Notes: This is a predicted structure of a 74-nucleotide RNA (transfer RNA) from an Acidobacteriota bacterium. Its mean pLDDT, the model's own confidence on a scale to 100, is 82. It was read from a public genome assembly.

RNA sequence: GGGCCUAUAGCUCAGUUGGUUAGAGCAUCUGACUCAUAAUCAGACGGUCGCAGGUUCGAGUCCUGCUGGGCCCA
Numbered sequence: 001g002g003g004c005c006u007a008u009a010g011c012u013c014a015g016u017u018g019g020u021u022a023g024a025g026c027a028u029c030u031g032a033c034u035c036a037u038a039a040u041c042a043g044a045c046g047g048u049c050g051c052a053g054g055u056u057c058g059a060g061u062c063c064u065g066c067u068g069g070g071c072c073c074a
Base pairs, nucleotide, nucleotide: 001073002072003071004070005069006068007067010026011025012024013023019057028044029043030042031041032040050066051065052064053063054062
């Protein structure tokens, strides 16, 4: 230098050939239970979907560029 994959909550991930509310588990906090702790149960909190544009009535999803990470070739 060229090619491919990847980026969604604090962490690990899902999200169905674009369709109307962005989710799960863990973590954290609160409550219940217990003499107490843990476990268990219930609830809450938490996201500019890496950044910037474009296409579309509508984008986490499609297109382009950039950035970070990984792999291969030279």